A computed fold for a 142-nucleotide RNA from a Spirochaetaceae bacterium, annotated as FMN riboswitch aptamer (RFN element). The coordinates come from a structure-prediction model, not an experiment, and the mean pLDDT is 83. Its Rfam family is "FMN riboswitch aptamer (RFN element)". Rfam describes the family as follows. The RFN element is a highly conserved domain that is found frequently in the 5'-untranslated regions of prokaryotic mRNAs that encode for flavin mononucleotide (FMN) biosynthesis and transport proteins. Of the family's consensus pairs, 100% are formed in the model.
């Protein structure tokens, strides 16, 4: 230096400001008050590995949902799994520089699981969870 094992640890960000008013409260009727981070204008955000040079939108992974199997619990129905396999799973172009960039610079754009709730990438929840993966220590091989 590299490969493998073990342990520990780390491992996701974000509605400023303005408008509307479903609905609720209130009133004898009115007046009046409250009311969306979800709607409208606008603002803001970007996990991990790779890639000839730095990537939300190039390739892949993770997260999420469904299915099958397996495992656990149960008399059964059924329930649970941080297990394996599998299916689904978003979005970018132009110009410039350069040896090299859909990654940099400039410009026009675009995308964002599920449940809850006035319709959510940003609030609350599963989640004080799991994970791609990173780092350190240590043991062994080459």
């Nucleotide at each position: 230096a590299u490969c493998g094992g073990u342990u520990u640890u780390c491992g996701g960000g974000g509605c400023a400001g303005g408008g509307u008013g479903a609905g609720c409260c209130g009133u004898u009727c009115a007046a009046g008050g409250c009311a969306a981070u979800u709607c409208c204008c606008g603002a803001c955000c970007g996990g991990c590995g790779g890639u000839a040079a730095c990537a939300g939108c190039c390739c892949g992974c993770g997260a999420g949902u469904g299915g099958u199997u397996c495992c656990g619990u149960c008399a059964a129905c059924a329930c649970g799994g941080c297990a394996a396999c599998u299916a689904c799973u978003g979005a970018u172009c132009c110009a410039g520089u350069g040896g090299a960039a859909u990654u940099c610079u400039g410009g026009c754009g675009c995308c964002g699981a599920c449940g809850g709730u006035a319709g959510a990438g940003u609030c609350c929840g599963g989640a004080u969870g799991g994970a791609a993966g990173g780092a350190a220590a240590u043991c062994g091989g080459u």